Transfer RNA from bacterium CG10_46_32, 73 nucleotides, folded computationally. Rfam family: tRNA. The family's RNA type in Rfam is transfer RNA. The coordinates come from a structure-prediction model, not an experiment, and the mean pLDDT is 81.
RNA sequence: GGGCCCGUAGCUCAGGGGUUAGAGCACCACUCUUAUAAGGUGGCCGUCGGUGGUUCGAUUCCACCCGGGCCUA
Numbered sequence: 001g002g003g004c005c006c007g008u009a010g011c012u013c014a015g016g017g018g019u020u021a022g023a024g025c026a027c028c029a030c031u032c033u034u035a036u037a038a039g040g041u042g043g044c045c046g047u048c049g050g051u052g053g054u055u056c057g058a059u060u061c062c063a064c065c066c067g068g069g070c071c072u073a
Stems, first nucleotide, its partner, number of pairs: 001072007010025004018056001027043005049065005
């Protein structure tokens, strides 16, 4: 340099056009326990990497840019 894949919550990921974006773990409170852990209940958490475009509507499709990974020369 060329090709492919990924970027969504503190972390690991789901969601691949339809209007309040979710799960698990973590964290906080309560409960349980002599106490801790585990369990139970509730809570908190997002400019969906950025800019533009397509569309009535974009986390989702397209282009470019940024960051990361793999293959190849």